[in-house]
Context: one part of a larger RNA
């Protein structure tokens, strides 16, 4: 390079924004680069090919023919790409009117529970467990009233409901803030899609500095249980879970299904509009035709019919490993193989 693929076999990049590139709507006009065509002149010859010939056949020769698929000059077309003017509105995008939201940031407040403290009443037990000890209690414990403190997390509403690109958001309010929807048809006039590099965001756990500690809980210690038990289960209990600035940059980061578009029977349901309905526009879910697929399902939210653009995959083992760069403070990440074995 050329085919084939990527949901469950090898594969879809965690997500976005974007440069390079690629690709890109409906008209008229204009150039002719790409495309097509016409001439000329060059592509030596031999060899090779194709056909015929002749050597008794055949290699081998000898003829005759295309051919050399190209290049350079030049004369033409204008459908398709490309350029350049102009123009258009449906694609995109703003503008005005609405509603809907755990979308985000920052500050405030607010009730329930659990711990601890004090103090009252109150006595012998609590508390666990399959059954038990360890543990807590007469230094007055459990339990109960009352009053403080503290810190994290918001029961019910709650729902294959809602928002966000993802990761993800949930108790009220305020302040500042992003998106997306619907209507309208004012306005720009193709401003668009994807996007190699880049740049940004990016649970959990882990690091760095400084806070803050209520429950919970790796590590650790007891105690059961077991032949043992480095464990399940108990009593404890530190990092950590929280904050705030700052690295980490990964997860079955999942719809295992990349983005954008256009088309292509239905049924039901549920959010947000619009409509006087008919009905409709945007989401979220079921079931399902045609079709697709090995199969299993999928099925207008496609895995179906196309198109444009990007990562990715090409037996298993070795291996996400060696080394090399790169980034990280580390812990690692990310790139990323061979030998050989089968």
């Nucleotide at each position: 390079c050329u085919g084939g693929g990527u949901g469950u076999a090898a594969a879809g990049g965690g997500a976005g924004c974007g440069u390079a590139g690629a690709c890109g709507g409906c008209g008229c006009a204009g150039c002719a680069a790409g495309u097509c065509u016409g001439a000329u002149g060059u592509g030596a010859a031999a060899g090779g090919c194709a056909g015929g010939g002749g050597c008794u056949u055949a290699a081998c020769u000898c003829c005759u023919g295309g051919a050399c698929u190209g290049c350079a000059u030049u004369g033409g077309a204008a459908a398709c790409u490309g350029u350049u003017g102009u123009g258009c509105u449906u694609g995109a995008g703003u503008g005005c009117c609405g509603g809907a939201g755990g979308g985000g940031u920052a500050a405030g407040c607010g009730g329930a529970a659990u711990u601890c403290c004090u103090a009252g009443u109150g006595u012998a037990g609590c508390g666990g467990u399959g059954a038990a000890a360890u543990g807590c209690g007469u230094a007055g414990a459990u339990a109960u009233u009352a009053g403080g403190a503290g810190g994290a997390a918001c029961a019910c509403c709650a729902g294959u409901g809602g928002c966000g690109a993802a990761g993800g958001c949930g108790g009220c309010u305020u302040a500042c803030u992003g998106g997306a929807c619907g209507g309208u048809a004012a306005c720009u006039g193709a401003c668009g899609u994807u996007g190699a590099g880049g740049c940004u965001c990016g649970a959990a756990a882990g690091c760095g500095u400084g806070g803050g500690g209520a429950g919970c809980a790796a590590a650790c210690a007891g105690g059961a249980u077991u032949a043992g038990a480095u464990a399940c289960c108990c009593u404890g209990g530190u990092a950590g879970u929280c904050c705030a600035c700052g690295c980490c940059g990964u997860a079955a980061a999942c719809g295992a299904u990349g983005a954008a578009u256009g088309c292509u029977g239905g049924g039901u349901a549920u959010c947000g509009g619009g409509g006087a309905g008919a009905c409709u526009c945007g989401g979220u879910g079921c079931c399902g035709u045609a079709a697709c697929u090995a199969a299993c399902g999928c099925g207008a939210u496609a895995a179906g019919c196309a198109u444009u653009c990007c990562g990715c995959c090409u037996g298993u083992g070795g291996a996400g490993u060696a080394u090399g760069c790169a980034c990280g403070c580390a812990a690692g990440u990310g790139u990323g193989a061979a030998a050989c074995a089968u």